RNA sequence: GGGGCUGUAGCUCAGUUCGGGAGAGCGCCUCCUUUGCACGGAGGAAGUCAGGGGUUCGAAUCCCCUCAGCUCCA
Numbered sequence: 001g002g003g004g005c006u007g008u009a010g011c012u013c014a015g016u017u018c019g020g021g022a023g024a025g026c027g028c029c030u031c032c033u034u035u036g037c038a039c040g041g042a043g044g045a046a047g048u049c050a051g052g053g054g055u056u057c058g059a060a061u062c063c064c065c066u067c068a069g070c071u072c073c074a
Base pairs, nucleotide, nucleotide: 001073002072003071004070005069006068007067010026011025012024013023020057028044029043030042031041032040050066051065052064053063054062
């Protein structure tokens, strides 16, 4: 320098095929339960979907550029 993959909640990830509700587990907070802790039960908070632009009535999803990480070739 060129090719490929990845980037979504604090962490690990799904959702992308075929555009329309942003989600799961763990963690965190409150309450119940306990002499107390843990377990368990109920409820809750938490997101510029890496960044910018474009297409569209509408974009995590399609197109372009950029950034970061991993990997292959040179």
Molecule: transfer RNA
Organism: uncultured Dehalococcoidia bacterium